[in-house]
RNA sequence: GCGCCGGUAGCCUAAUGGAUAAGGCUCCUGACUUCGGAUCAGGCGAUUGGGGGUUCGAGUCCCUUCCGGCGCGCCA
Numbered sequence: 001g002c003g004c005c006g007g008u009a010g011c012c013u014a015a016u017g018g019a020u021a022a023g024g025c026u027c028c029u030g031a032c033u034u035c036g037g038a039u040c041a042g043g044c045g046a047u048u049g050g051g052g053g054u055u056c057g058a059g060u061c062c063c064u065u066c067c068g069g070c071g072c073g074c075c076a
Stems, first nucleotide, its partner, number of pairs: 001072007010025004018056001027043005049065005
């Protein structure tokens, strides 16, 4: 340099172009408990890496860019 895969909440993963982005862990509150843990109930937390475009509608498709991983290639 070229190609491929990935980037979504503090962490780990979902979501066929279709309306309100789902779940688990963590965290907070309450119940239970002598206290804690475990368990149960409820709650907070995402402008889907950045920018632009297509579309009635984009996490999803297109362009560009950044970051990470893998493969190939060039020079020395």

Predicted 3D model of a 76-nucleotide RNA (transfer RNA) from a Holophagae bacterium.
It matches the Rfam family "tRNA". It is annotated as a transfer RNA. Gene Ontology term of the family: triplet codon-amino acid adaptor activity.